[in-house]
RNA sequence: AUCGUUGUCGGCUAGGGUUCCGGGCUCGCGAGAGCCGCCAGGUCCGAGAGCCAACGGUCCCGCCGCAAUUUACGCGGGGCUCCACGGAGGGAUAAAAGCCCGGGAGGC
Numbered sequence: 001a002u003c004g005u006u007g008u009c010g011g012c013u014a015g016g017g018u019u020c021c022g023g024g025c026u027c028g029c030g031a032g033a034g035c036c037g038c039c040a041g042g043u044c045c046g047a048g049a050g051c052c053a054a055c056g057g058u059c060c061c062g063c064c065g066c067a068a069u070u071u072a073c074g075c076g077g078g079g080c081u082c083c084a085c086g087g088a089g090g091g092a093u094a095a096a097a098g099c100c101c102g103g104g105a106g107g108c
Stems, first nucleotide, its partner, number of pairs: 007055002010052003015045002020042002022039001023036005056081008083103001085106001089101003
């Protein structure tokens, strides 16, 4: 300097809109209809760079088993699993977004 990788799944949050429910307004005798997401709600969507948990990976320790030792397997416990600035544009869904393209382009 270049390339690659930085695990999986679930729950949730910041955030997001408006299919459905609820709310507001208008109309209608009524059933109901229309409009409003500049309605702090429920459902819903939801993070690589947010949180939590489990699994996985890796290292250490202990236990079982053996005449004994070592190694491996198994079980249990513990440690680690880092870092991470970031458009514009496009895509999905009812719609939007910190969703997806994307740890992308670019920058340091």
Molecule: Guanidine-I riboswitch aptamer